[in-house]
Molecule: FMN riboswitch aptamer (RFN element)
């Protein structure tokens, strides 16, 4: 270095206003952005998880959301301007608040053993 096991590594966000009997849910502003690839990406391509079917396991299906413009060999990743998007249950209609969840799976890294 290479291959196995084993452990660990928390996924962020509701501030101010108005309406109302009640809203962190509506309405105006606010704020957040998992893994891997790629010229740095919530919006490209994957990948998860989550939700459907199925008695149940196996398996299957499903699963948001960007455009323009400049630089630049090269960029829907940058810069500059508008804009959009966010499972399931509960509650006054939730990305941000409560609950399955100190979970769970995939990615990755970091130690420890073993192995060549």
């Nucleotide at each position: 270095a290479u291959a196995c096991a084993u452990u660990u590594u928390a996924g962020g966000g509701c501030g101010g206003a108005g309406u109302g009997a009640a809203a962190g849910u509506c309405u105006c502003c606010a704020c957040c952005g998992g893994u891997g690839g790629u010229a740095u990406a919530g919006u490209c391509c994957a990948c998860g998880a989550g939700c459907c079917c199925c008695a149940a396991a196996a398996g299957g299906g499903u699963u948001g959301a960007g455009c323009a413009g400049g630089g630049g060999u090269g960029g829907u990743u940058c810069c500059u301007g508008c804009a959009c998007c966010g499972a399931c249950g509960g509650u006054a209609u939730a990305g941000u608040c409560c609950g399955g969840a100190u979970g769970a799976a995939g990615c990755a890294a970091a130690a420890u053993g073993u192995u060549u």